[in-house]
RNA sequence: ACCGAUAAAGGCAAACCUGUCGAAAGACGGGGACGCAAAGCCGAGGGCCUAAAGCUCUUCAAGCGAGCAAUGGCAGCCAGGACGCCGAAG
Numbered sequence: 001a002c003c004g005a006u007a008a009a010g011g012c013a014a015a016c017c018u019g020u021c022g023a024a025a026g027a028c029g030g031g032g033a034c035g036c037a038a039a040g041c042c043g044a045g046g047g048c049c050u051a052a053a054g055c056u057c058u059u060c061a062a063g064c065g066a067g068c069a070a071u072g073g074c075a076g077c078c079a080g081g082a083c084g085c086c087g088a089a090g
Stems, first nucleotide, its partner, number of pairs: 002090001003087002011036002016031006034076001041081002045078002047074003054068004
């Protein structure tokens, strides 16, 4: 250095419940732990989610409905960047 233990110290916190914000996806706070060796940080490249506004279809028209599509999101999907705690075996 790679690597990652039935090690030690410490850390994070899924689902779900709840308050706030949001059209939604989702975010943040509190509770809670499924998991995580970078589930700490950075950026949306691939991927995924949403569809308010917009556009198209439908309609005499509007509404409803259907479709398209980020400018909205997810970093606990994959890949990438710069760093970091501990130290058994190999």
Annotation: Predicted 3D model of a 90-nucleotide RNA (c-di-GMP-I-GGC riboswitch aptamer) from a Syntrophomonadaceae bacterium. Taxonomically the source falls in Syntrophomonadaceae (Bacteria, Bacillota, Clostridia, Eubacteriales). The coordinates come from a structure-prediction model, not an experiment, and the mean pLDDT is 87. It matches the Rfam family "c-di-GMP-I-GGC riboswitch aptamer". Its family is annotated with cyclic-di-GMP binding in the Gene Ontology.